[in-house]
């Protein structure tokens, strides 16, 4: 420069973040199943499960040129019949011949099938030496002469079959001797011992010559097998010890060979923690997936090796098997059958049953390619080609292209306008792939062989070998290909659509139906369920399910981690291993580099060619990262040799120290015993009581005895490996530190098993026992108190010996050695300065400690005592739960320790910070919160409101604060929503539309009314248009609902709260979440202000603007006033007049901590006082209510989404309820009396109303009221006399001259009407009640308490209610402990729906899966012994026997037969490992509302946990020892700033 290749995330703990962690998804793949759908073609590809069981038909035969028969067919010869013959037919003989059982050779050990079994030299790979090897190929040499059987066939027997038995007789390349001996085999050597077969051709009269195929014998090759070795690849130690042909030797035996292979002696070897034994899986491999790679799974189809053939054992034959389609035995099944006995082996190709989610044709052809046999011809060849069948996989291909807007109908949505399905259809105009008809029509084939030329072989021909032109041969297949017609004609589904993750509406439904991969939708407006209608994404497919990788750096080699998220062993010693200072040298093991052989083929990768293109197929290259032998380098590591001394390690001096063990001795307190001394208590607690004591206690004083502990000092201070270690003396003793000198020379680090120490509780045996105390025992407290508190009290705690072997054994931090800015304590030493000596100062080592720099960490924190930055080595971790549990080992005396699973289940479990919220945590602060004080409520009657309960209805509605004298500012009808009962249906009420044209009003019947009948009546403007209007009337459209949802909402409200807070922008800080500011310090009613300050600014609240009110000025005087002047009255501003004054109602000022002075401070704010002033520090009251809280109230005030009712859930009337009464509570009103109550007299308001009204005066009535009518639409008349007080008198402490219910008469008044159910007079009655339990409310000043007046609703009232007005007019507050309530800081949390939170445990039901269990069934396998099939081998072999020897007799030699080793099936006996079940049993999980409780999170209301040990329904308690992962106060040390 070029050329290749290259790594994506996301969801889901949380209110919210960051970390850790798991679980999920998206990729690709499949011999794949399974829903839907499915036009077509190449290529592949297809019983993975029962190595279950198999009907049927094929899958090994070939050679007549080895043999001898048999032998259709034919030739020739003779005969006989028939015919004229030809010829037919018959028998006999002689030939030829397709074919052919049987001997005989060759094959059958190949090809094709399966993966059981097998953790093995079984397989890969690379190497080795002691073998064999049919057919083939070179090569040498040979082939002579005999001889005996025997199958077949015949005959004759058993037998149902399968088969078989005897007899005769027969042949060869079957079979045996001789001969020969190139060779070969044995021996030192002589020597010795081994072969054989013909058959078909040609020539020749023959002899004989020859070719071709064969046979023997050797030797070579060459292919093929057999053995024998490094290295290499599964899980398990909860498998640790295995092994007696076991490890060698020496001899024999056997093998083709080596060799415990196998016997017989001899020897005690062999194997293992780098995992032997043992158990569990499993055929290895080239290779597939899949992944950036490194790896991780995997081992179909191809290849290559192995292992098998119904199960198990044997061997025979052969070159080769111990044999798939051979033999024998056993064993289990199946069939056959005449009961007597036989047969058979599809894991060959088809094909069948049967398990299964699931795997195909009982197909064609030897044309090809191969393989048996054969001279050949040819013959078999379910190897092989081929077809079929399966969307099962890869590949390709169509399903139609171009024009078309009236944006068509039709669906579907709508905001009703419209918008989308949509150029998509229709419609025009092409075009002809694929399928279909119809035509034509291959490649794959060249050989053998036939006969012919022509060469070489020989003497010659045939022959046999070459060449060479001719002929023959085709399952697929009339297919693949080409050519013609005809028509868009025959061809599209699948899923999805909340996020992740491309794609959105509707309507149904209503935590139901259902969906889900994960979070997770669904309980009336579901983009999640099911439809519909679009959309997206792939497409002859699309989803699902499963399995492997992968994303998962989630086992981290590449490439993870242990303070607190899982993870540092309790500690040190110390063995194997790992790792190791400086020098030199030799060596090359490791390393690094070169060559060589291997690393098959196929695949993969690249580069080219072939089928129309891919797929797929060919042909190069390259890969093959690996082993193996050689060369060669020598820095590093190892090895072996030598030296060093810087590590390590001895020696000397020294001085610190609760470091260990034994012994002795001390004082202080508890206690208990004796004696004085003394009286009624002691002790004990929140508060008591059990307890002690009058038999003399506590209290004191003396003796005295006995165990334990060891105050002060004492100290983030000392030792020591932890654990631990504290009073003093002595003895022994171990380590560490300093400081010097010398010596050893890597002796060192770490450390898997090991050993060995190891708090407390706890055993075991013996002592001892004061004080404490588990258990217990009583007493309290509690709803209970199996605790807490309290009186007592045993083990125990102490000593000795022994065991135990864990603790929150913590720094929650393994050892070890190096390296890396500081500052400052503190223990032990050295050294310098400097002093007389010292101290303080300065330096260094060692230790122990606090802050911090870089770094590092998630963060909190760590930081030379590392958690920084390296190395070495060990230990441990991989989601919660189950569970440190179970089963087995191991130890234990036990209690238990130790090691350590599985099923199930869950999506989280967890750190560390943030932000709230909560705390029976802190700190500061406020409020009528408390106290301090006045007065109430609870208690009485009454009135009201509620709840209950009643009822035909008591209509709803508000339910703690923040509902209850509330919506109701008026329930006898109305109202009125309820309820009985009677009635209307387009409707009481709106609008359109249509029809009539009158209608109402009155009357009459009926009836309770409303209603219904029915009479009566016949419209009005008019622009003369049936046009406006208005009414009726029927029918549609609609109305109309106080009918449900305030958890679909809008508006308004309430409450926290008139609390002082509650945000923002920028900027900084912090990964972030957030923080900062708003924190702190003063100050205030306030985030009010002021000062500091990484903040500087702003905003909504606070204040303040605005409204009554208190002062003043000014303006303006009627209906207000009346000082002055006049006039008048019995008397009044009553009149003139007048606005001074008061007043009315507008302007304006006035207060602003502005002045003084003190205090306090940062000489800011702020504070107290104080002057002036009508008013002083927001002057008093209102109106105003911040972010947001409580799904707070209200669909019945209105409005308003959905949903419901329509002759009724609408509407309209009568009468009833809403007022109902055993009781419960709220709220208030009268009261209980003398600050009082009754009579008289007699003064002062203010705010307000008023025409269907207020009503004056005069009269009548005791009054309620009546008559009456003047004035007023009102600063003018009226309501209207204010009452309490004040004078005065009675009354005298009683249920009364208190109180006034409650009842009786008998009245007024409104109103249609007061029965239910008004108000209100009069006279009569004359009830509780004598100040109120526990508990509770308001009030801080013109306030509380008291006294009355007005107004709203209104015909009238239940008003005592609600809003409002004046009148009189207190007490108190030390003060913030405490109750409550809030606000700001801070801390702690396992809360976040935020403590009405969270949340353990027993028990109890339900299901799930486990553990143990008298047991019982199984499988696997050990060891011992019985029996003993076939069968090699051994021995024997009196029986039988053709060759050979021998004249014979008989030998040899085989075999029957027998008997012995071994021996598989069986069988008994007794183990082991492993699995099923199984009464009963244990914990375990889950599970929407179940019972006891309250352990845990806050100081969780007794801090928690950790070990242990007793107790207890439970959770727990409680004793001893530990720890901080405890909160608050205090103090002590250090450390930061100054």
């Nucleotide at each position: 420069u070029u050329c290749a290749c290259g790594g994506a995330g996301a969801g889901u703990u949380u209110g919210a973040u960051u970390c850790u962690g798991g679980c999920u998804c998206a990729g690709a793949a499949c011999g794949a199943a399974c829903g839907c759908u499915g036009g077509c073609g190449g290529c592949g590809u297809g019983g993975a499960u029962a190595a279950g069981a198999c009907a049927u038909g094929c899958a090994a035969g070939u050679c007549g040129a080895a043999c001898g028969g048999g032998g259709a067919c034919u030739g020739c010869u003779u005969g006989g019949u028939g015919g004229u013959a030809a010829c037919a037919c018959u028998a006999a003989g002689u030939g030829g011949a397709a074919c052919u059982a049987g001997u005989g050779g060759c094959g059958a050990a190949a090809g094709g099938g399966u993966g059981c079994g097998u953790a093995a030299c079984a397989c890969g790979u690379g190497g080795g030496a002691a073998u064999c090897u049919g057919c083939c190929u070179g090569a040498a040499a040979g082939u002579g002469g005999g001889g005996g059987a025997u199958a077949g066939c015949u005959c004759g027997g058993a037998g149902a079959a399968a088969u078989u038995c005897g007899a005769a007789u027969u042949a060869a390349u079957a079979c045996c001797g001789c001969a020969u001996g190139u060779g070969a085999a044995g021996g030192a050597a002589a020597c010795u011992u081994c072969a054989a077969a013909g058959c078909c051709g040609g020539g020749g009269u023959a002899a004989c010559c020859u070719g071709g195929c064969g046979c023997u014998u050797u030797c070579a090759g060459a292919u093929g097998a057999g053995c024998c070795c490094g290295c290499g690849g599964c899980c398990u130690a909860u498998u640790a010890g295995c092994u007696u042909g076991u490890u060698g030797g020496u001899a024999a035996g056997g093998u083709a060979a080596c060799g415990g292979c196998u016997u017989a002696c001899c020897a005690a070897g062999g194997c293992a923690c780098a995992g032997a034994u043992g158990g569990g899986u499993a055929g290895c491999c080239g290779g597939u997936c899949u992944g950036a790679g490194a790896g991780g799974a995997c081992g179909a189809u191809c290849g290559g090796c192995c292992a098998c053939a119904c199960u198990g054992g044997a061997a025979c034959u052969g070159a080769g098997a111990c044999a798939c389609g051979g033999u024998c035995c056993a064993g289990a099944c199946a069939c056959c059958u005449a009961c007597g006995g036989g047969u058979g082996g599809c894991a060959g190709c088809a094909g069948u049953c049967g398990a299964g989610a699931a795997u195909c044709a009982u197909u064609c052809g030897c044309a090809a390619u191969g393989g048996g046999c054969g001279c050949a011809a040819g013959c078999c060849u379910g190897a092989c080609g081929g077809u079929g069948c399966g969307a099962c996989g890869c590949c390709g291909c169509g399903u139609g292209g171009g024009g078309g807007a009236a944006g068509a109908a039709g669906g579907u949505c709508c905001u009703a306008g419209g918008a989308u399905c949509g150029u998509a259809a229709a419609c025009c105009c092409c075009u002809g792939u694929c399928a279909u008809u119809g035509g034509u029509u291959a490649a794959c084939a060249a050989a053998c062989c036939u006969g012919c030329a022509c060469g070489u072989u020989u003497a010659a021909c045939u022959g046999a070998c070459g060449u060479g032109a001719a002929g023959c041969u085709g399952a697929u297949a009339g297919u693949a290909g080409c050519c013609a017609a005809a028509g868009a004609g025959g061809a599209a589904g699948g899923g999805a659509c909340g996020g992740c993750u491309a794609a959105c509406u509707c309507c149904g439904u209503g935590c139901c139906a259902g969906c889900a991969g994960c979070c997770g939708c669904g309980g009336u407006a579901a983009u999640a369920c099911g439809g519909g209608g679009g959309u997206c994404c792939c497409a002859a497919g699309c989803g699902u399910u499963g399995u492997u990788c992968g994303g998962a750096u989630u086992c981290a080699c590449u490439g993870g981690g242990c303070g607190u998220a899982a993870a540092g062993a309790g500690u040190a010693c110390g063995u194997a291993g790992g790792c190791g200072g400086c020098c030199u040298g030799u060596u090359u093991a490791g390393u690094c580099u070169g060559a060589u052989g291997u690393g098959a083929a196929a695949g993969c990768u690249c580069c080219g060619a072939g089928c129309u293109c891919a797929a797929c197929u060919c042909g190069g290259a390259a890969a093959u990262u690996g082993c193996a032998u050689u060369g060669g380098a020598u820095a590093c590591u190892g090895g072996c040799a030598g030296g060093c001394u810087a590590g390590a390690g001895a020696u000397c001096c020294g001085g610190a120290g609760g470091g260990g063990a034994g012994a002795c001795u001390g004082g202080a307190a508890u206690u208990c015993u004796c004696g004085g001394u003394g009286u009624a208590g002691c002790a004990g607690u929140g508060a008591a009581a059990u307890g002690c004591g009058u038999a003399g206690a506590u209290a004191u004083c003396g003796a005295g005895a006995g165990g334990a502990a060891c105050a002060u000092c004492a100290g983030u201070g000392g030792c020591g490996a932890a654990g631990g270690c504290g009073a003093g003396u002595c003895u022994c003793u171990g380590g560490a530190c300093g400081g010097u000198u010398u010596c050893u020379g890597a002796c060192g680090c770490u450390g898997a098993g090991g050993u060995a120490c190891g708090a407390a509780a706890g055993u075991u045996a013996g002592g001892g026992u004061a004080g404490c105390a588990a258990a217990c025992a009583g007493g309290a407290u509690u709803a209970g108190a199996u605790a807490c508190c309290c009186u007592g009290g045993u083990a125990g705690u102490c000593c000795u010996a022994a065991c135990c072997g864990u603790a929150a054994a913590c720094g929650g931090u393994g050892u070890g050695c190096a390296c890396u800015u500081g500052c400052u304590g503190u223990a032990g030493g050295a050294g310098g300065a400097u002093u007389c000596g010292a101290c303080c100062c300065c330096u260094u080592c060692u230790g122990u400690g606090g802050c911090g720099a870089a770094g590092c960490a998630a963060a909190c924190g760590c930081g030379a005592u590392a958690a920084g930055u390296g190395c070495a080595c060990c230990g441990c971790c991989u989601g919660g739960g189950g569970a440190g549990u179970a089963c087995g080992g191991c130890c234990g005396c036990a209690a238990g320790g130790u090691u350590a699973a599985a099923a199930c289940u869950c999506a989280a479990a967890g750190a560390a910070a943030u932000u709230g919220a909560c705390g029976g945590g802190g700190g500061c602060c406020u409020g009528c919160a408390c106290a301090a004080g006045c007065g109430g409520u609870g208690g009485a009657g009454u009135a009201u409101g509620u709840g209950g309960c009643u009822u035909a209805a008591u209509u709803c509605g508000a339910u703690g604060c923040a509902a209850c004298g509330c919506g109701a500012a008026g329930a006898a009808c109305c109202u009125u929503a309820c309820c009985u009962g009677g009635g209307c249906u387009u409707g009481a009420c709106a609008u359109g539309c249509c029809g009539u044209c009158a209608u109402a009003a009155g009357c009459u019947g009926u009836g309770a009314a409303a209603g219904c009948a029915g009479u009566g009546g016949u419209c009005a403007g008019u622009u003369c248009g049936g046009c406006u209007g208005g009414a009726c009337g029927u029918g549609c459209a609609c109305a109309g609902g106080u009918g449900c949802u305030g958890c679909a909402u809008g508006g308004c409200u309430g409450u926290c709260g008139u609390c002082a807070g509650c945000u923002c922008g920028u900027g900084u800080c912090g990964u972030g979440a957030g923080a900062u500011g708003u924190u702190g310090g003063u100050u205030u009613a306030a985030g009010u202000a002021c000062c500091g300050c990484a903040a500087c600014g702003a905003g909504c609240g606070c204040a303040a603007c605005c409204c009554c009110u208190g002062c003043a000025u000014u303006u303006a005087g009627u209906u207000g006033c009346c000082a002055u002047c006049a006039a008048g009255u019995a008397a009044u501003g009553u009149u003139g007049g007048g606005c001074a004054c008061u007043c009315u109602a507008g302007a304006u000022g006035g207060a602003c901590u502005g002045c003084c002075c003190c205090a306090u401070u940062u000489c800011a704010a702020u504070g107290g006082g104080g002057a002036g002033g009508a008013a002083g520090g927001u002057g008093g009251g209102g109106a105003c209510g911040a972010c947001g809280u409580c799904a707070a109230g209200u669909c019945a005030g209105u409005a308003u989404g959905g949903c419901c009712c329509u002759u009724a859930c609408g509407c309209c009337c009568a009468g009833g309820g809403c007022u109902g009464c055993a009781c419960a509570c709220g709220u208030a009103c009268u009261a209980c009396a003398a600050u009082g109550c009754c009579a008289a007299g007699u003064a002062c308001a203010g705010a307000g109303g008023g025409a269907c009204g207020c009503c004056a005066a005069a009269c009548c009535g005791c009054g309620a009221g009546g008559u009456g009518g003047a004035g007023c639409a009102a600063a003018u008349c009226c309501c209207a006399u204010a009452a309490a007080a004040c004078u005065u008198g009675g009354c005298c402490c009683a249920g009364u001259u208190c109180a006034g219910a409650u009842u009786g008469u008998a009245g007024u008044c409104u109103g249609c009407a007061a029965c239910u159910c008004g108000a209100c007079u009069a006279c009569a009655u004359g009830a509780a009640g004598u100040u109120g339990g526990a508990a509770u409310c308001g009030c801080u000043a013109g306030u509380a308490a008291u006294g009355g007046c007005g107004c709203a609703u209104c015909a009238g009232c239940u008003a005592c209610g609600g809003c409002g007005c004046c009148g009189u007019g207190a007490a108190u507050a030390c003060g913030u402990u405490c109750c409550c309530a809030g606000g700001c800081c801070u801390u702690g949390u396992a809360c976040a729906c935020a403590c009405c939170g969270c949340c353990c445990g027993u028990c109890a039901c339900a299901u799930c899966a486990u553990g143990a269990a008298a047991g019982u069934c199984g499988g696997c396998u050990g060891u011992a012994c019985c029996c003993g099939a076939a069968g090699u081998c051994a021995c024997u072999g009196u029986g039988u026997u053709a060759a050979c020897c021998g004249c014979a007799a008989g030998g040899a030699g085989a075999c029957a037969g027998g008997u012995g080793c071994c021996g598989a099936a069986g069988g008994u006996a007794u183990g082991g490992c492993u699995g099923g079940u199984a009464a009963u049993u244990g914990g375990g999980a889950u599970g929407a509302a179940g019972u006891c409780g309250u352990a845990a999170c806050a100081a969780g209301g007794u801090a928690g946990c950790c070990g242990u040990a007793g107790g207890g329904g439970a959770a727990c308690c409680u004793g001893c020892g530990g720890c901080u992962g405890g909160a608050u106060c205090a103090c002590c040390u250090c450390c930061u700033u100054u």
This is a predicted structure of a 1538-nucleotide RNA (small-subunit ribosomal RNA) from a Limisphaerales bacterium. Its Rfam family is "Bacterial small subunit ribosomal RNA". Gene Ontology terms of the family: ribosome and structural constituent of ribosome. The source organism's lineage runs through Bacteria, Pseudomonadati, Verrucomicrobiota, Verrucomicrobiia and Limisphaerales. The prediction has a mean pLDDT of 84. The RNAcentral record of the sequence draws on ENA and SILVA.